SAM riboswitch aptamer (S box leader) from Marinisporobacter balticus, 106 nucleotides, folded computationally. The RNAcentral record of the sequence draws on Rfam. The source organism's lineage runs through Bacteria, Bacillati, Bacillota, Thermotaleaceae and Marinisporobacter.
Order: sequence, then structure tokens, then C1' cells
RNA sequence: UUUCUAUCCAGAGUGGUGGAGGGACUGGCCCUGUGAAACCCAGCAACCGGCAUUUAAAAUGUACUCGGUGCUAAAUCCUGCAGAAUUUUAUUCUGAAAGAUGGAAU
Repeated sequence: UUUCUAUCCAGAGUGGUGGAGGGACUGGCCCUGUGAAACCCAGCAACCGGCAUUUAAAAUGUACUCGGUGCUAAAUCCUGCAGAAUUUUAUUCUGAAAGAUGGAAU
């Protein structure tokens, strides 16, 4: 990089450095000098490994005073494509697509 697979309405900063952007992309709508990104610290969670229980498969539990990630505005912020319903042209719902993260394979 590509393929497969699971999850995506829960949770978590009144901290330090930094100094203008950020929310993947489209169209919106937002966040941001009352301090963006990034880094550090702190925290959350429990995907994989570890550990415990269970004969095993597998499941359940454990949580940094074990390791690898991940995450810490808004549902993946909404949306895009298809379909359905209705108070019928704008609201709701369902499923895809796209995306994010983990795991397995390559």
C1' cells in the first nucleotide's frame, strides 16, 4: 500500500509550552487571540497482547503499581448515493458509500 473483519449517540483538561489556524474531502454549520494546530503532562476507554476464572474453543473480568495502539467540542458535527414514511419539497427513518480506529493477512 491493498484485502478481510469488528466498532463508531458512552467516557475523558479551569494544566504547561506554543502563537493561527482547526473540525478527512464536498456543500453547510461550527470551534478558535476568553488562545487553533503541534508537542509535553494529565486523563478516558478496553481493540490486541499479558494476567485471573472457565477442561478447551470461546466468553467474562482486570487497568498502568504490565506492554502495543487509540481517544479526550458538537452522533463519524450534519450532509453526499439509494430507498421508505409523513404533517409533501422538508423533516424523520433504514441501508450503502466515504472516513476513523483496532485486529488478521499481504